The RNA shown here (c-di-GMP-I riboswitch aptamer) has 79 nucleotides and comes from an Actinomycetota bacterium.
RNA sequence: GUACGAAAAGAGCAAACCCGCUGCGAGGCGGGGACGCAAAGCCAGAGGUCUCCAGGAUGGAGACGGCUCAGCUACCGAA
Repeated sequence: GUACGAAAAGAGCAAACCCGCUGCGAGGCGGGGACGCAAAGCCAGAGGUCUCCAGGAUGGAGACGGCUCAGCUACCGAA
């Protein structure tokens, strides 16, 4: 350095659910809350799922990304 990821250390994130605001909707944001996470950090390229509009095939506009893969970056160091 690469790979790997511990009954290690220190940090980090935060599902469901509840409250408030917001969006036609999928959802989003804030607060509470922890099921989990070694990239549950970034991104949104490929697949996937979902919503709205139009519809004959299908097309258009969006959402998620804590479903999988790809790309970029990063803390620690037992085996």
It was read from a public genome assembly, where an Rfam model found it.